This is a predicted structure of an 83-nucleotide RNA (c-di-GMP-I-GGC riboswitch aptamer) from a Bacillota bacterium.
Model confidence (mean pLDDT): 84 of 100.
The sequence was found by an Rfam model in a public genome assembly.

RNA sequence: UACGAAAGAGGUAAACCUGUCGAAAGUCAGGGACACAAAGCCACAGGUCUAAAGCAAAUGCCAUGAUAGCUGGGCUGCCGUAA
Numbered sequence: 001u002a003c004g005a006a007a008g009a010g011g012u013a014a015a016c017c018u019g020u021c022g023a024a025a026g027u028c029a030g031g032g033a034c035a036c037a038a039a040g041c042c043a044c045a046g047g048u049c050u051a052a053a054g055c056a057a058a059u060g061c062c063a064u065g066a067u068a069g070c071u072g073g074g075c076u077g078c079c080g081u082a083a
Base pairs, nucleotide, nucleotide: 001082002081003080004079011036012035016031017030018029019028021026034069040075041074042073044072045071046070047067048066049065054061055060
């Protein structure tokens, strides 16, 4: 520097349940494991979800809210293999 076949050290934790915060989406904590080689960090671009406030008076529109376990991008890092 490239790669992730096998192995191994270590790690994360979907659904679901309980509690917390929130208008909601969802977050956080505990339990729990479907999976993950960046499922570590960052909402920068696109996507998706929500719609309190605002606009409207439509059961509508709208992100400044959310999602990094949707894709791309940026930063950092473990183990192993190859050069």